Predicted 3D model of an 85-nucleotide RNA (c-di-GMP-I riboswitch aptamer). The model forms 95% of the base pairs in the Rfam consensus. Its mean pLDDT, the model's own confidence on a scale to 100, is 79.
RNA sequence: CAAAGUAAUCGGCAAAGUCUGCGAAAGUAGGCGGCGCAAAGCUAAAGGGUCUAAGGGCGAACGCCUAUGACAGCCAGUUGCAACA
Repeated sequence: CAAAGUAAUCGGCAAAGUCUGCGAAAGUAGGCGGCGCAAAGCUAAAGGGUCUAAGGGCGAACGCCUAUGACAGCCAGUUGCAACA
């Protein structure tokens, strides 16, 4: 230096639920909460995947399609990490 492993003292993040705001929705911001997380840090126009469908298109209708809206706690990419062997 690289890969893999164990592990968390002081600390860090924060799922579901719930309250308030924003949003058509998906979702998101803050409070409470704490399922979990050693990258649960960052990246959503130049990887894949997932969710939503306001607007638009099709349709007689029920509906179907569509991202210019989202998700990084799905995979991925990228940066970084105390101690021990």